[in-house]
């Protein structure tokens, strides 16, 4: 350099063939329970969906460019 995959909540990840409200588990916070802690139960906050642009009535999802990560591969020395 080329090819492939990936980037969504603090972490690990879903999100089917665009469809209007973006989710789960863990973690955080508050409460219940307990002598207390853990566990369990209830509630709650938390998101520029990597960045820029395009298509569309509508984009996490489609298209183009770029950035970063992982793997494979080629070349130089």
């Nucleotide at each position: 350099g080329g090819c492939a995959g990936g980037a969504u909540a603090g972490c690990u990840c879903a999100g089917c063939u665009g469809g209007u409200u973006a989710g789960a588990g863990c973690g955080g916070c508050g409460g219940c329970u307990u002598c207390a802690u853990a566990a369990g139960c209830c509630g709650u906050a938390g998101g520029u969906c990597g960045c820029c642009g395009g298509u569309u009535c509508a984009a996490g999802u489609c298209c183009g460019g770029c950035u970063c990560c992982u793997g494979c591969u080629a070349c130089c020395a």
Molecule: transfer RNA
Organism: Planctomycetota bacterium